[in-house]
Context: one part of a larger RNA
RNA sequence: CUCUGGUCAAGGAACUCGGCAAAUUAGCCCCGUAACUUCGGAAUAAGGGGUGCCCCGACUUAACGUCGGGGUCGCAGUGAAAUGGGGGUAGCGACUGUUUACUAAAAACAUAGGUCUAUGCUAACUCGUAAGAGGACAUAUAUGGACUGACACCUGCCCGGUGCCGGAAGGUUAAGAGGAGGGGUUAUUGCGAUUCGUCGUGAGAAGCUCUUAAUUGAAGCCCCGGUAAACGGCGGCCGUAACUAUAACGGUCCUAAGGUAGCGAAAUUCCUUGUCGGGUAAGUUCCGACCUGCACGAAUGGUGUAACGACUUCCCCACUGUCUCGACCAGAGACUCA
Numbered sequence: 001c002u003c004u005g006g007u008c009a010a011g012g013a014a015c016u017c018g019g020c021a022a023a024u025u026a027g028c029c030c031c032g033u034a035a036c037u038u039c040g041g042a043a044u045a046a047g048g049g050g051u052g053c054c055c056c057g058a059c060u061u062a063a064c065g066u067c068g069g070g071g072u073c074g075c076a077g078u079g080a081a082a083u084g085g086g087g088g089u090a091g092c093g094a095c096u097g098u099u100u101a102c103u104a105a106a107a108a109c110a111u112a113g114g115u116c117u118a119u120g121c122u123a124a125c126u127c128g129u130a131a132g133a134g135g136a137c138a139u140a141u142a143u144g145g146a147c148u149g150a151c152a153c154c155u156g157c158c159c160g161g162u163g164c165c166g167g168a169a170g171g172u173u174a175a176g177a178g179g180a181g182g183g184g185u186u187a188u189u190g191c192g193a194u195u196c197g198u199c200g201u202g203a204g205a206a207g208c209u210c211u212u213a214a215u216u217g218a219a220g221c222c223c224c225g226g227u228a229a230a231c232g233g234c235g236g237c238c239g240u241a242a243c244u245a246u247a248a249c250g251g252u253c254c255u256a257a258g259g260u261a262g263c264g265a266a267a268u269u270c271c272u273u274g275u276c277g278g279g280u281a282a283g284u285u286c287c288g289a290c291c292u293g294c295a296c297g298a299a300u301g302g303u304g305u306a307a308c309g310a311c312u313u314c315c316c317c318a319c320u321g322u323c324u325c326g327a328c329c330a331g332a333g334a335c336u337c338a
Base pairs, nucleotide, nucleotide: 001333002332003331004330005329006328007327008326010324011323014322019319027051028050029049030048031047036041038150053071054070055069056068057067058066059065085317086316087315088314090312091311092309093308097109098108113148114147115146116145117144118143119142125134126133127132151304152303153302154301156234157233158232161231162230163227164226165225166224167223170222171221172220176216177215181211182210183209184208185207188203189202190201191200192199193198235253236252237251238250239249262296263293274290275289276288277287278286
């Protein structure tokens, strides 16, 4: 010097990102217990008192045990164990639960509850080439998929785009059907030439073959309608009131429609330590307001909410070597010698 324990004057968070760590508290009995609340809780709330040992009595057959009562004065000492620090404010998530085996336990996941959607049973859906299996030896109060996430109050407007559902009049449209026409080949044949052997140049049936038009031809797409707890979206400029300021009001452009309720410098606010109030002697954090929402907003849920949380923020009481500021003790190392 390091580690593990122990003790400390005065102060008591001044430490620090942050009370991290440590300390405090602690079992049982009695008294007592607030806001709020889903009336269950909150609650061991908080906050007090008692507790050892001895004697006597009651209950009891007795013992153990429980309860009650008593123990003058003085001095010294001992004093174990059990083993929550507490309270308040706010955020997030309702809750118990689950998770990154080996840096993340959470506000993430799940959840009961809510909604939409598919599915009539050989169900939808999933696995498999198939047979077959699961779903389910179930049957719409069922099963699959998606989103949301207890509960309370609610969940506004937009179907133009994309998706999905329905529709079938018209347009477009594949293979297939269809086979007009065209090309090739050629029996035969016209004309010309001919050394009669043929040669040149045309026409051309049937068959075979190549190609092919019109016409016909489903779903889909175009089209028509519906649908947002489907994916998603939810404006700008100018003017106006008898101080000023502001604009209930008006005009205009654009849009599918222009953000309703509620909330709001927020886990969202850049400017920003916004402004005001509270708390402190002093507060970029915190709490309450304001609204100028860079860039909240309604099941990608909105706003609240008792209970709950090894969650996050701030404050208070208690407590302490965290600190002012160090000191000492014990043990184990380090170091030296053997």
RNAcentral holds the full RNA, with entries from SILVA. This is a predicted structure of a 338-nucleotide part of an RNA (large-subunit ribosomal RNA, domain IV) from a marine metagenome. The coordinates come from a structure-prediction model, not an experiment, and the mean pLDDT is 81.